[in-house]
């Protein structure tokens, strides 16, 4: 310095002006002062928990979820290390990584065949006809039987590689090496598995995100969970009253009489009280469940940073410190200056000026750990190649 992989971080700053939430304080109130007011993913609602209710000895069906090893976590489908595979020169990176001699199922196309399988060319051997030739032999063609998985071609896969012996022609049919399976045995490792050595048959396809089998894990609904306080309006119970009804003793009118009118009226309005005027059939009170509405659930927490300490790391352990949004018709904006970074013209005395744009994704809603997805421009770091100078 050039390629490259890994990781981590910020994502506009300052100030003016109007506006909005939340808390506190002052104020009869109308307000006013002060202070705090998005995210790295507040997003998807994919996974795990905390919290509430409901069920619930206890165990198993069904259902869903995980799936190399060992650790870390409250917990996981994450996180960290480590094995095993595949790709890279290498740092890195990718892996939905239990099981395919329990079962059952599939394996397109193409190909003759796709699973304990197959003769399409090919090889070989036999038996007719035929032909070269006069016969035999022998060589061609061509029709029928057969045998062969070495070649060829199909195809993601074609029933080990390679040589050799064999053989009419082949074939683990036989041998040697080699690769793989299975099992035994020594040696490392907490294991995953690594390493060596030995026996054996001659060889064993692939899918399990098909069904299934194995282990291990899961009760169900979710803050519109739940809880508390309750307006009216409807139920039920007590006292009051009535001109509903009842009585005919009392009072008066009318009537034969049955009535009728008239008194006897809680409560309420003018009005706080006493009068007075009007109005007057219901009015008080209490229980019990509960609708709107309201409040708490809720903002302190597996909580941030920061040092030591332990540990390869995740992570854990102490110690100091910090206080961080809280709406519910749902706040967190908008605009004007001035900087920054950027694109694009212009001018230059090459230092800069000036003009015009632009600056992402997105936006809390019980909260917490994750993960996956979006994102304009920018920093910073650890590693690997490779080339060059000391």
């Nucleotide at each position: 310095c050039g390629a490259g992989u890994c990781g981590g971080c910020c994502g506009g700053g300052c100030g003016g002006u109007c506006g909005c939430g939340g808390u506190g304080c002052c104020g009869u109130g109308a307000g006013g002062c002060a202070u705090c007011g998005a995210g790295g993913a507040a997003a998807g609602u994919c996974c795990g928990g905390a919290c509430u209710c409901c069920a619930c000895c206890g165990a198993g069906c069904a259902g869903g979820g995980u799936g190399g090893u060992g650790g870390g976590c409250a917990a996981c489908a994450c996180c960290c290390a480590c094995c095993c595979g595949g790709g890279g020169c290498a740092a890195c990176c990718c892996g939905c990584g239990g099981g395919a001699c329990a079962g059952u199922g599939c394996c397109a196309c193409a190909g003759a065949g796709a699973a304990c399988a197959g003769a399409c060319c090919g090889c070989c051997c036999c038996g007719g006809c035929u032909u070269c030739u006069g016969c035999a032999a022998g060589g061609g063609g061509u029709c029928g039987g057969g045998g062969u998985a070495a070649g060829g071609g199909u195809g993601a896969a074609a029933c080990g590689g390679u040589g050799g012996u064999g053989u009419a022609a082949g074939a683990g049919a036989c041998c040697a090496c080699c690769a793989g399976c299975a099992c035994c045995c020594c040696g490392g490792g907490u294991g995953a598995c690594c390493g060596g050595g030995g026996u054996g048959g001659c060889u064993a396809g692939g899918c399990a995100a098909a069904c299934c089998c194995c282990a291990c894990c899961c009760g169900g609904a979710g803050c519109a969970a739940g809880a508390u306080c309750a307006a009216g309006a409807a139920g039920g119970g007590u006292g009051c009253c009535u001109c509903c009804g009842g009585g005919c003793a009392c009072u008066c009118g009318c009537g034969g009489a049955a009535g009728c009118g008239u008194c006897c009226g809680a409560g309420g309005g003018c009005u706080g009280c006493u009068c007075g005027c009007c109005c007057g059939a219901g009015c008080u009170u209490c229980c019990g469940g509960g609708u709107a509405g309201a409040u708490c659930g809720c903002a302190c927490c597996a909580g941030g940073c920061g040092g030591c300490c332990g540990g390869c790391a995740a992570c854990g352990g102490u110690c100091g410190u910090c206080g961080c949004a809280g709406a519910u018709g749902g706040a967190u904006g908008a605009u004007c200056g001035c900087c920054a970074c950027c694109c694009g013209g212009g001018c230059u005395c090459c230092g800069g000026c000036c003009c015009g744009g632009g600056u992402a994704c997105a936006g809390a809603a019980u909260c917490c750990g994750g993960c996956u997805u979006a994102c304009a421009g920018g920093c910073c770091g650890g590693c690997u190649c490779g080339u060059c100078c000391c």
Bacterial RNase P class A from Microlunatus sp., 390 nucleotides, folded computationally. The gene name in the source record is rnpB. It matches the Rfam family "Bacterial RNase P class A". From the family's description: Ribonuclease P (RNase P) is a ubiquitous endoribonuclease, found in archaea, bacteria and eukarya as well as chloroplasts and mitochondria. Rfam classes the family as a ribozyme. The RNAcentral record of the sequence draws on ENA. Of the family's consensus pairs, 91% are formed in the model.